The RNA shown here (small-subunit ribosomal RNA) has 1471 nucleotides and comes from an uncultured bacterium. It matches the Rfam family "Bacterial small subunit ribosomal RNA". Gene Ontology terms of the family: structural constituent of ribosome and ribosome. The coordinates come from a structure-prediction model, not an experiment, and the mean pLDDT is 84.
RNA sequence: AUUCGAUUAGAGUUUGAUCCUGGCUCAGAACGAACGCUGGUGGUAUGCUUAACACAUGCAAGUCGAACGGACGUGGCCUAGCUUGCUAGGAUUCUGUCAGUGGCGAACGGGUGAGUAACGCGUGGGAAUCUACCCAGUAGUAGGGAAUAACAGUCAGAAAUGACUGCUAAUACCCUAUACGCCCUUCGGGGGAAAGAUUUAUUGCUAUAGGAUGAGCCCGCGUUAGAUUAGUUUGUUGGUAGGGUAAAAGCCUACCAAGGCUACGAUCUAUAGCUGGUCUGAGAGGAUGAUCAGCCACACUGGGACUGAGACACGGCCCAGACUCCUACGGGAGGCAGCAGUGGGGAAUAUUGGACAAUGGGCGAAAGCCUGAUCCAGCAAUACCACGUGAGUGAUGAAGGCCUUCGGGUUGUAAAGCUCUUUCAGCAGGGAAGAUAAUGACGGUACCUGCAGAAGAAGCACCGGCUAACUCCGUGCCAGCAGCCGCGGUAAUACGGAGGGUGCUAGCGUUGUUCGGAAUUACUGGGCGUAAAGAGCGCGUAGGCGGUUUGUCAAGUUGGAAGUGAAAUCCCGGGGCUUAACCUCGGAACUGCUUUCAAAACUGGCUUACUAGAGUUAUGCAGAGGAUAGUGGAAUUCCUAAUGUAGAGGUGAAAUUCGUAGAUAUUAGGAGGAACACCAGAGGCGAAGGCGACUAUCUGGGCAUAUACUGACGCUGAGGCGCGAAAGUGUGGGGAGCAAACAGGAUUAGAUACCCUGGUAGUCCACACUGUAAACGAUGAGUGCUAGGUAUUGGACUUUUAGUUCAGUGUCGAAGCUAACGCGUUAAGCACUCCGCCUGGGGACUACGGUCGCAAGACUAAAACUCAAAGGAAUUGACGGGGGCCCGCACAAGCGGUGGAGCAUGUGGUUUAAUUCGAUGCUACGCGAAAAACCUUACCAACCCUUGAAAUGAUAGAUCGCGCUUUCCAGAGAUGGGUCGCUUCAGUUCGGCUGGAUCUAUCACAGGUGUUGCAUGGCUGUCGUCAGCUCGUGUCGUGAGAUGUUGGGUUAAGUCCCGCAACGAGCGAAACCCUCAUCCUUAUUUGCCAUCGAUUCGGUCGGGGACUAUAAGGAAACUGCCGGUGAUAAACCGGAGGAAGGUGAGGAUGACGUCAAGUCAUCAUGGCCCUUACGGGUUGGGCUACACACGUGCUACAAUGGCAACUACAACGAGCUGCAACGUCGCGAGGCGAAGCUAAUCUUUAAAAGUUGUCUCAGUUCGGAUUGGACUCUGCAACUCGAGUCCAUGAAGCUGGAAUCGCUAGUAAUCGCGGAUCAGCAUGCCGCGGUGAAUACGUUCCCGGGCCUUGUACACACUGCCCGUCACGCCAUGGGAGUUGAUUCUACCCUAAGCCGGUAAGCUAACCUUUUAGGAGGCAGCCGUCCACGGUAGGGUCAGCGACUGGGGUGAAGUCGUAACAAGGUAACCA
Repeated sequence: AUUCGAUUAGAGUUUGAUCCUGGCUCAGAACGAACGCUGGUGGUAUGCUUAACACAUGCAAGUCGAACGGACGUGGCCUAGCUUGCUAGGAUUCUGUCAGUGGCGAACGGGUGAGUAACGCGUGGGAAUCUACCCAGUAGUAGGGAAUAACAGUCAGAAAUGACUGCUAAUACCCUAUACGCCCUUCGGGGGAAAGAUUUAUUGCUAUAGGAUGAGCCCGCGUUAGAUUAGUUUGUUGGUAGGGUAAAAGCCUACCAAGGCUACGAUCUAUAGCUGGUCUGAGAGGAUGAUCAGCCACACUGGGACUGAGACACGGCCCAGACUCCUACGGGAGGCAGCAGUGGGGAAUAUUGGACAAUGGGCGAAAGCCUGAUCCAGCAAUACCACGUGAGUGAUGAAGGCCUUCGGGUUGUAAAGCUCUUUCAGCAGGGAAGAUAAUGACGGUACCUGCAGAAGAAGCACCGGCUAACUCCGUGCCAGCAGCCGCGGUAAUACGGAGGGUGCUAGCGUUGUUCGGAAUUACUGGGCGUAAAGAGCGCGUAGGCGGUUUGUCAAGUUGGAAGUGAAAUCCCGGGGCUUAACCUCGGAACUGCUUUCAAAACUGGCUUACUAGAGUUAUGCAGAGGAUAGUGGAAUUCCUAAUGUAGAGGUGAAAUUCGUAGAUAUUAGGAGGAACACCAGAGGCGAAGGCGACUAUCUGGGCAUAUACUGACGCUGAGGCGCGAAAGUGUGGGGAGCAAACAGGAUUAGAUACCCUGGUAGUCCACACUGUAAACGAUGAGUGCUAGGUAUUGGACUUUUAGUUCAGUGUCGAAGCUAACGCGUUAAGCACUCCGCCUGGGGACUACGGUCGCAAGACUAAAACUCAAAGGAAUUGACGGGGGCCCGCACAAGCGGUGGAGCAUGUGGUUUAAUUCGAUGCUACGCGAAAAACCUUACCAACCCUUGAAAUGAUAGAUCGCGCUUUCCAGAGAUGGGUCGCUUCAGUUCGGCUGGAUCUAUCACAGGUGUUGCAUGGCUGUCGUCAGCUCGUGUCGUGAGAUGUUGGGUUAAGUCCCGCAACGAGCGAAACCCUCAUCCUUAUUUGCCAUCGAUUCGGUCGGGGACUAUAAGGAAACUGCCGGUGAUAAACCGGAGGAAGGUGAGGAUGACGUCAAGUCAUCAUGGCCCUUACGGGUUGGGCUACACACGUGCUACAAUGGCAACUACAACGAGCUGCAACGUCGCGAGGCGAAGCUAAUCUUUAAAAGUUGUCUCAGUUCGGAUUGGACUCUGCAACUCGAGUCCAUGAAGCUGGAAUCGCUAGUAAUCGCGGAUCAGCAUGCCGCGGUGAAUACGUUCCCGGGCCUUGUACACACUGCCCGUCACGCCAUGGGAGUUGAUUCUACCCUAAGCCGGUAAGCUAACCUUUUAGGAGGCAGCCGUCCACGGUAGGGUCAGCGACUGGGGUGAAGUCGUAACAAGGUAACCA
């Protein structure tokens, strides 16, 4: 090691946010891998996964002379010749080599995985077998014979090879003898062997029985997917007889019987060698079957046998086929899925190497020979393991790079420098084990020693989140990235580069595949009300599960023992290589199968008994339960008759329609069909669908009570059978009303709809089909257990206004469950049993195939492709042609306008050299602009300047000032060039030395109304002065969130009161602030004047503070008081008092936020851009244009008026470059003089509407545009282009279409006055006062807003979302006349080789005989059965292509409508 213990990880992505469901994706490990970049060393492994595609060349199975004859050589011996060292010959000799005969091996070893779903494999058993060589036994080894290769000769052939004649040997072949044991037998008997070699010792041979080894056969169990494969089989299943095999057997044949297999999946189809193991995983599992090991199958494709112990034989034979090669065209040869190697295929996989030294194999007595088995080496980072690329010190934190807030930071002790070391690699020397005597390919290898020198040795990926690691530059929805989410449209940590960082490291990434995470197929370990998922409902077969009890068996179950579970692997403990990987020893384990012994609780079988489940019986009860027949009344319609007259119907409004030929209406009678008001209920019955007038008949189920009986008879239920709304179909009836289709009328942009008038199928009945529905409680059936309250139906009991109990039907709720909503004894709770179903969205309730159907169609039911979501519940908002409450000049009630005219002004558009720019629904448009002739001015044209018109600094040089002024020339001017005059800085060491100033040159820089308001600050508009917006703590909820802030009242108000799981608080509202209205106090000039005095009669003067006023401070108003209402509150209504009454009036004051609202042209500012110009200056022009359109205003159209005359009363303001009295001139604008006033003093200053008179309804005595003429003022200058005056001219216009604006009281309307800007210019703007109304029933409607609630598929939030056709591009797919191929089945034909059988007139050595020869036996040949390939015909299945065609998916933009989401504007949805 076993047991115990220990071992189990998550993240991103649907939403505005949340919880859940659910898919997609990632992080891990692994690989016989490949690709990209890179690459120092060693060890150990591994290396065609694809074409079982084709193969050049070499090698991979031989050996034995101790089985045999022979051939050829060598040495010696003998003989002959002679060139005396050569040739020829001989034999008993020695020895070697070789073809052949013969023996053994070649059936092992090596390769591959095509086939095979099988007794092929795995595991465990079995009996009817064989086994060469090997082991140990028993017995034997006698006598004969005939051939044949080699060889020689002849012949054929290109070759391969062959034919004939002749000679010869054997352990080759044959016969006879013998037979302990052996085989057969009818038990009498019959049958069958051998081989020698060589020389003294072996080794062979024959027979036989046993062992060992190996092999063959049979059986149980296990062994992929598909039912869109449900039936299959004829030697098939069994028997008898015969044959056959080493052996059982239909293994084969004949006959007989009709069986065998199958829903526990036969047959068919597809795929696949199986296993030990390997990878992963916590495990259970899932995937896999390279290397190593066991088994099987195959050897170019198919068939066949021979030999042999063993083969139907990888390197043997025969035949057929395809292919390749040789050929003299007659004929022959071949099989790398052996080792190397070649071509091909492929993303991809090595050397035509060495050796038999080791291990093993074959032969041999042996030496030995053979051995691409094997052992080694070579190639490859292909994998695992190990090592190295240096170590220490070293801060000025060097240089360089990068960043920067310009200070610095970082790279970084990193480098350099200094001091050391030498592993690896290199060079040199020594040098093994592996071998037990010899023999070493590896190999001068491992290892050891020495030498030199930091020397030769670092890359790859990543840095938005997941996920460790951040900045700059470039780019600008481009280029590109991407595993998922997603980045990129000018400030990209996401693209590309760089610096820096993170991770791993001789590797690192990418791709592919497997497992994991995935509890996402759930045995361990999931679900089905709404997310995917309960069959529409029942009956019931098989199956599964099953109450209490006795005994027994021992199948399941539990325990012990035995056998087996090959080795290797995994794990544990050791050992060996320097370590490790690796190797090795021992152990444990292999969770399995078999046999046996035992136990008997539980399950099961058999058996005994029981009554609680189930059923039967008796007595009652309720009910739209079902079927058939009959009956009834109300109503609609139609017909007949009558009364009666002009309309009736219908609608939002109408029309079609009916009606003077008499409708509608009313009355009476009749016909016919369908449905059954009230009762009626959250009620009843049924399995569901469903069932509703009444009566009768037939009939199913249920409930209660009580006795007796049966004795588990039960529950569920795959297939199967039946029932099953509506619509639909067939045949035949029926047909009143209603009503698809259809017609007409409306509506509408259209309206094939919604509405209306008609109207046919159908709806009804009978018979037959269809078989589906949102067939729903979206909830399968059954049993047991687990609080109650309340209502109700039926029964029983009872102590009877009440209660107990059984069976139902509802509602609210405890525990518990649930993602939540919700469920909750009628469970969606706690458990058990059985069935059905689900596994992301779309494609698709589809295609193909099959079954059913008359059809429509139903049932069963995929894939390609595509997306990263689709979905459930709940939350907060927003929205609704939802609801409730409330408010606002929102409507209504009123008053006055705009829209029509002329003019003014702004905008759009157009035009232009320029008409500068901005603002654009409300919230731009008399807006920025509280003043465009020049200037302003930003625009245009022309002309000038370039450190610049103005700023700061530096360097160099020059000057000592600068500045003011006169005047001349050129010019449009800026500017340039002169000129007269005034002035002459400070300090000082007396030096242009210092400060300061100016000029020139240069450098930094200035400058920009250039761009981005979608980079910003600040400021502003708007919702909106609307009443809201939040927080802390607590509580509730898994959570987003809720509560508070909702509710009942009340308010202008989230204002206040009450209630309340909330209690408090903040920003808003209110208040505090300013102005106005009343009073008081104080003060009294420039204001005032009641009283007193003076007076020039003017508050003028003295004086006064009373009044007005001024300007400081106070008081006053708070629902405080009274009554009523209300809840005794808050508050409201009324009243009193009061100057003012419920916020007294007005102003300032604008919460959280919304609109990427507005502004870079007020200002500020990041980035970008320009820099002799996009900066600066000047002159002139333009912003003022003008077919047109719109906004805002002024003046009018007139009598509430015009004109003339007369006359009174204001306020806010402003004033020295000013306001100007007063005088005078002018018709007038105005001119000329001129007092006062720096202002409660003077001036502006006169107010106007008013009153009186006149005009008398007209284009006028209205209206004033336009035009002509003449003037005034401002200003350098009124041409473009100012304002005003006078004379003359006298346009449109007679109250304004659709539409639309303002206003609720000192308001609207109307009247004038002042101010800012400003030289001049106001119908605009900002203020001031005078006169001074009408109306508000009310909240139905329009608009905007607030609160509560509801629905939602919206969240960029309804200007939302979203559907379908059409058009176009792309993609995959179905049908398709056919066509091409593969495979399989059936029938028939042809049969090669071959086994078997028959025949054999031809041929024939051994044996026999009666021997010229015959016989036995054998062979060629021929015939027959079987049979591969092939052929013909007809089917099945699968695949490729296919004109045309169908739908589907996707795509930035398109066309037509608007179906759905809100009551989505006709509620939606299902059949």